Molecule: c-di-GMP-I riboswitch aptamer
Organism: Pseudoneobacillus rhizosphaerae
């Protein structure tokens, strides 16, 4: 130092769901709380995937008005610059064991 493994021995991490809170949402943080995990350690570099605020388009309805396809709000489509690492992969680390 490379490879395999999770039997054992120290341990660790926490999915749903609850509460509180940040956000426009996906989602995150904290507490409780465990389905699970041999990296469920850490990184958005590549892909996938969720979600669509701040825009775009096009139609339709409603309202207001100087009654003009003008304004404003609704709905549908598209879109990540936002999130997901317990989606895949890849980087980085790193405990015990057997070669």
């Nucleotide at each position: 130092u490379c490879u395999a493994g999770a039997a054992a021995a120290g341990g660790g991490c926490u999915a749903a769901c609850c509460u509180a809170u940040c956000g426009a949402a996906a989602g995150g943080u904290a507490g409780g709380g465990g389905c699970g995990c041999a990296a469920a350690g850490u990184u958005a570099c590549a892909g996938g995937u969720c979600u669509a605020a701040u825009g775009u388009a096009a139609a339709u309805g409603u309202u207001g008005c100087u009654c003009g396809u003008u304004a404003a709000c609704a709905u549908u489509a598209c879109g990540a610059u936002g999130a997901u690492g317990g989606c895949u992969g890849g980087g980085c680390u790193g405990c015990c064991u057997a070669g």